The RNA shown here (transfer RNA) has 71 nucleotides and comes from a soil metagenome.
It matches the Rfam family "tRNA". Rfam classes the family as a transfer RNA.
The sequence is in RNAcentral, with records from MGnify.
RNA sequence: AGGGGAGUAGUUUAGUGGUAGAACUUUGGUCUUCAAAAUCAAUAACGUGGGUUCGAUUCCUGCCUCCCUUG
Numbered sequence: 001a002g003g004g005g006a007g008u009a010g011u012u013u014a015g016u017g018g019u020a021g022a023a024c025u026u027u028g029g030u031c032u033u034c035a036a037a038a039u040c041a042a043u044a045a046c047g048u049g050g051g052u053u054c055g056a057u058u059c060c061u062g063c064c065u066c067c068c069u070u071g
Stems, first nucleotide, its partner, number of pairs: 001070007010024004018054001026042005047063005
């Protein structure tokens, strides 16, 4: 330098155009003499800039970061 892939919550991830979901974590409640466990609830996210569209996490594209690969 060329080719391919990935970027969603603190972490691991689902989501192929119409309200972004789960698990673990965190915080609070219940229970317990206390703690742990269990249980209930809450908080928290679409890498960034454009474009297409009535509507974009999703489609197209520039850039950034990471991974694989060719020379």